[in-house]
Overview: Predicted 3D model of a 390-nucleotide RNA (Bacterial RNase P class A) from a Desulfobacterales bacterium. It was read from a public genome assembly, where an Rfam model found it. The coordinates come from a structure-prediction model, not an experiment, and the mean pLDDT is 76. The source organism's lineage runs through Bacteria, Pseudomonadati, Thermodesulfobacteriota, Desulfobacteria and Desulfobacterales. It matches the Rfam family "Bacterial RNase P class A". About the family: Ribonuclease P (RNase P) is a ubiquitous endoribonuclease, found in archaea, bacteria and eukarya as well as chloroplasts and mitochondria.
RNA sequence: GGAGUAACUCAAACGAUCGCUGGAUAAUUGCUUGCGUCCAGAGGAAAGUCCGAACACCAUAGGGCAGGGUGCUCCAUAACGUGGAGUCGUGGCAACACGAAGGAAAGUGCAACAGAAAGUAUACCGCCCGGCACCAAAACAAUUGUUUUGGUGCCGGGUAAGGGUGAAACGGUGCGGUAAGAGCGCACCAGUUCCUCGGGUGACCGGGGAAGCUUGGCAAACCCCACCCGGUGCAAGACCAAAUAGAGGAGCGAUGGAGAGUGGCCCGCUCAAGCUCCCGGGUAGGUCGCAAGAGAUGCCGGGUAACCGGUAUCCUUAGAUGAAUGAUCGUUGUCCGGUUUGGGGAAACCCGGACCGGGGACAGAAUUCGGCUUAUGAGUUACUCUGGCC
Numbered sequence: 001g002g003a004g005u006a007a008c009u010c011a012a013a014c015g016a017u018c019g020c021u022g023g024a025u026a027a028u029u030g031c032u033u034g035c036g037u038c039c040a041g042a043g044g045a046a047a048g049u050c051c052g053a054a055c056a057c058c059a060u061a062g063g064g065c066a067g068g069g070u071g072c073u074c075c076a077u078a079a080c081g082u083g084g085a086g087u088c089g090u091g092g093c094a095a096c097a098c099g100a101a102g103g104a105a106a107g108u109g110c111a112a113c114a115g116a117a118a119g120u121a122u123a124c125c126g127c128c129c130g131g132c133a134c135c136a137a138a139a140c141a142a143u144u145g146u147u148u149u150g151g152u153g154c155c156g157g158g159u160a161a162g163g164g165u166g167a168a169a170c171g172g173u174g175c176g177g178u179a180a181g182a183g184c185g186c187a188c189c190a191g192u193u194c195c196u197c198g199g200g201u202g203a204c205c206g207g208g209g210a211a212g213c214u215u216g217g218c219a220a221a222c223c224c225c226a227c228c229c230g231g232u233g234c235a236a237g238a239c240c241a242a243a244u245a246g247a248g249g250a251g252c253g254a255u256g257g258a259g260a261g262u263g264g265c266c267c268g269c270u271c272a273a274g275c276u277c278c279c280g281g282g283u284a285g286g287u288c289g290c291a292a293g294a295g296a297u298g299c300c301g302g303g304u305a306a307c308c309g310g311u312a313u314c315c316u317u318a319g320a321u322g323a324a325u326g327a328u329c330g331u332u333g334u335c336c337g338g339u340u341u342g343g344g345g346a347a348a349c350c351c352g353g354a355c356c357g358g359g360g361a362c363a364g365a366a367u368u369c370g371g372c373u374u375a376u377g378a379g380u381u382a383c384u385c386u387g388g389c390c
Base pairs, nucleotide, nucleotide: 001386002385003384004383005382006381007380008379009378010377012332013331014330015329016328017327018326020041021040022039023038024037025036043362047373048372050371051370052369053368054367055233056232057231058230062267063266064265065264067229068228069227070226071225072086073085074084075083076082087101088099089098090097091096102224103223107222108221109218110217124163125162126159127158128157129156130155131154132153133152134151135150136149137148138147139146140145171189172188173187174186175185176184190214192211193210194209195208196207197206198205199204237288238287239286240285246279248278249277250276251275252274259271260270261269295314296313297312298311299310300309301308302307335358336357337356338355339354340353341352342351343350344349
């Protein structure tokens, strides 16, 4: 130099002119309003609305079922499906990244095609034994015939070692054994179960021994197990104001209870004499909620870290409601490209200066906060692999 991995920082600055929103101030008897002055005014993700909470409301009471979420260990947090550290697994040469990481011997289910057979399954080719039939050769006896060996076909029995199919076929290699084979037996290895020693809070890691020889995959399939879970949401909610039409219809009730009670169903509990549904009519403007917090920043201490504790400082703070935070000009800075030039160096290259041109990506608060995910421009640091030169 090249290719990568991980983390962090910034997201233009200043000035002038005009304009918008909020707050403060001045004058004033008080209130309101206007002018003037001062201060402040969009993000690292404001996005997604995927999680969690604060807060508000549901009068009082709960229990169960269904449903939903999480799923290795320890720690952190207000909490989380989040974060930190680790263990195991997968991928990568590596730095590192990712994990839906409890249970398959509780049950049910799924796996195309191929294959005999896809899980307490299996015999297609093959191997062995026996029987029958036929053919050939040899030997003996000898007209015929008998015995042995080999081959072909059929039937019965044994086998799962060899071959085939497949992503995967009921442990692997070797030796013995067998009619032929097989953990049938043995040695080594892997796996399972049990015992024991060491390290670790733990998940787990390492060592030794024994036994039976061996007990697929998928739960991101239903399911089982463990733990957790009220709901609705700032369009929550509170207050003020305004308006009104019911000669309307139907149903069920009146205390042994119709109906109502903020996810569904059941039980319970409470309120309760009227309630529910359909049709029709009227009003809907304003104020608060609204930003001082699980807050931010600096330092010290504890901790590997996430984070926790102490202390000091700051808060003149965006708070709109059809929705403000803008436009123009100039300068500087940064980035890209081109031209030119100086220095260092053995070289590759590195560090500067001047001039010209161009230009800033993704993108905008709406109750607030902690996370996750996605989009995106520029820079810095550390690490891994690799090419070249000395």